A computed fold for a 99-nucleotide RNA from a bovine gut metagenome, annotated as THF (Tetrahydrofolate) riboswitch aptamer.
């Protein structure tokens, strides 16, 4: 010189779980804040968390008690935890592995 490993974590598929169906949750945008990004250094106009603000916006039905409330099937870009899949350092220098 060429080649390739490896993280954190994303996104998804089945189960569970919890909550919500009296609308919180997600999901969009602006703004502040603070966090992580492969073995080491850096490190964004990218992620990720979280605090304000706006806009938008949703699936109930059935039994049972008929007092509170209680089951069951269903819904939700909700949520736990397990397990499979796919991606996977924004870039930069260095280093490993192998020729």
């Nucleotide at each position: 010189g060429c080649a390739g490993a490896g993280u954190a974590g994303a996104c998804u598929g089945u189960a569970u779980u919890a909550c919500g169906u009296u609308a919180a949750g997600u999901g969009u945008c602006u703004g502040g804040u603070g966090a992580a990004c492969a073995g080491g250094g850096a490190g964004u106009u990218g992620u990720c968390a979280u605090c304000a603000g706006a806009a938008c916006g949703a699936a109930g039905a059935g039994c049972c008690a008929u007092g509170c409330g209680g089951c069951u099937c269903g819904c939700g870009g909700u949520u736990u935890u397990a397990u499979g899949g796919u991606c996977g350092c924004a870039u930069c220098c260095c280093g490993c592995u192998g020729c």